[in-house]
Predicted 3D model of RNase P RNA and transfer RNA as a complex of 465 nucleotides.
RNA sequence: CGAACGGGCCGGACGGUCGCCGGCCAAUGUCGAUCGACCUUGGCGGGAGGAAAGUCCGGGCUCCGCGGGAUCACGGUGAUGGGUAACACCCACCGGCCGAAAGGCUAGGGAAAGUGCCACAGAAAACAGACCGCCGAGGUACGCCUCGGUAAGGGUGAAACGGUGAGGUAAGAGCUCACCAGCAGGUCGGGUGACCGACCUGGCUCGGCAAACCCCACCGGGAGCAAGGUCAAGCAGGGGGAGAGGCCCGAUUUUCGGGCCGCGGCAGAUCCCGGCCUAACCCCCGGGUAGACCGCUGGAGGGGACGGGCAACCGUCCUCCUAGAGAAAUGGCCGUCGUUCGAAGCACGGCUUCGAGAACAGAACCCGGCUUACAGGCCCGUCCUGUCC
RNA sequence: GGGGAUAUAGCUCAGUUGGGAGAGCGCGUGGAUCGCACCCACGAGGUCGGGGGUUCGAGUCCCCCUAUCUCCACCA
Numbered sequence: 001c002g003a004a005c006g007g008g009c010c011g012g013a014c015g016g017u018c019g020c021c022g023g024c025c026a027a028u029g030u031c032g033a034u035c036g037a038c039c040u041u042g043g044c045g046g047g048a049g050g051a052a053a054g055u056c057c058g059g060g061c062u063c064c065g066c067g068g069g070a071u072c073a074c075g076g077u078g079a080u081g082g083g084u085a086a087c088a089c090c091c092a093c094c095g096g097c098c099g100a101a102a103g104g105c106u107a108g109g110g111a112a113a114g115u116g117c118c119a120c121a122g123a124a125a126a127c128a129g130a131c132c133g134c135c136g137a138g139g140u141a142c143g144c145c146u147c148g149g150u151a152a153g154g155g156u157g158a159a160a161c162g163g164u165g166a167g168g169u170a171a172g173a174g175c176u177c178a179c180c181a182g183c184a185g186g187u188c189g190g191g192u193g194a195c196c197g198a199c200c201u202g203g204c205u206c207g208g209c210a211a212a213c214c215c216c217a218c219c220g221g222g223a224g225c226a227a228g229g230u231c232a233a234g235c236a237g238g239g240g241g242a243g244a245g246g247c248c249c250g251a252u253u254u255u256c257g258g259g260c261c262g263c264g265g266c267a268g269a270u271c272c273c274g275g276c277c278u279a280a281c282c283c284c285c286g287g288g289u290a291g292a293c294c295g296c297u298g299g300a301g302g303g304g305a306c307g308g309g310c311a312a313c314c315g316u317c318c319u320c321c322u323a324g325a326g327a328a329a330u331g332g333c334c335g336u337c338g339u340u341c342g343a344a345g346c347a348c349g350g351c352u353u354c355g356a357g358a359a360c361a362g363a364a365c366c367c368g369g370c371u372u373a374c375a376g377g378c379c380c381g382u383c384c385u386g387u388c389c
Numbered sequence: 390g391g392g393g394a395u396a397u398a399g400c401u402c403a404g405u406u407g408g409g410a411g412a413g414c415g416c417g418u419g420g421a422u423c424g425c426a427c428c429c430a431c432g433a434g435g436u437c438g439g440g441g442g443u444u445c446g447a448g449u450c451c452c453c454c455u456a457u458c459u460c461c462a463c464c465a
Base pairs, nucleotide, nucleotide: 001386002384004382005381006380007379008378009377010376012337013336014335015334016333017332018331020047021046023044024043025042026041027040029038030037031036049360053371054370056369057368058367059366060365061224062223063222064221074220075219076218077217078216080092081091082090083089094108095106096105097104098103109215110214114213115212116209117208118207131154132153133150134149135148136147137146138145139144162180163179164178165177166176167175181205183202184201185200186199187198188197189196190195228294229293230292231291238285239284240283241282245261246260247259248258249257250256251255264277265276266275287464288463289462301320302319303318304317305316306315307314308313339357340356341355342354343353344352345351346350390461391460392459393458394457395456396455399414400413401412402411408445416432417431418430419429420428438454439453440452441451442450
């Protein structure tokens, strides 16, 4: 230099001018008893993102009778150690796969608990199995046929019941032996641990799929700011269903006290059991409104220094930070500079002039992640199957 | 803003222990008819919305995008 890999950051800058949104202050005017509301004008300072997005996870917050505990169902997660409010996220490490390397990917518990599936092809697809071939016996019309043995060879398939060699045999075979691979058990050593290494023994070998049912361990109550609360306006509490209890406040949290609405009717009477009708409350249809305020933005927040830790992250100190609205603003134009592309010219490692371009997208209760989209650009580190000196 | 569902032939839809891509209508050709329709026979037509993963194998199981449809306000 080339090629590749990993990580971090920016995502136009400055000025002028015209606007948009909301906040504070002042003046004038109107309403109005203090003092507040509104119109207009002026001034001051503020106004999108790295993903605000998808809504895929995890929390805060609010309501669901207390939403506390347990079990079942359902859903999710899945090696180990740590981080965190929590997570399916992050860091470190282990195992497996890919790459020459840097490095990347990994839903990575259990298939010797159980059930199920493995199409087509193939003889056979899972306590095995004989199509061709090989060997033995019997028969034969000499073409071959029958019975038995055999998984070494052929062929099929994604996958065929260890590999190589020797012995052995009628032919063969872990049938036996040596080495290797794998599994199980044991001992020793290292590591917090997953796990790794060494040695011994054993039987010879045990297929794959759990992002199939399932088993094991752990986690999860549901709904969502259109949650929810206060007030105002307006309409027929009009129809149906269900229904003897329902609602509120205070303390406390499986309860107690107080208040309000309902506590009615059906058997000759009382009690028990059961039922029916009807109130309060609830649901559906229908009706009305399309208003105001709160929730609402300062928070697990950003930056810097020091300390702890391999790191994620944590602690202490200093410092900085007013978008919060209603279908809902943050923009347009001009100038200079920067950047990219194209053309032309020149005293060409470049400079000058002219023209053109600049993405993805956009807060709507708020945070932590993940994923997806993105013109162009900057910085740091690592590797070598390469090329040159 | 927040929930839920769907996407398979031109149209409407089936498709479950994952292995053949299908039905009706429509279209084309032939037959039947004097001719047309009905009818009969044969045929064409598919990136299973897109991409990735698990698996020997995906319309189906898992993840991420895209498009379409639909529902959620308050008062009594």
Model confidence (mean pLDDT): 77 of 100. Rfam match: Bacterial RNase P class A.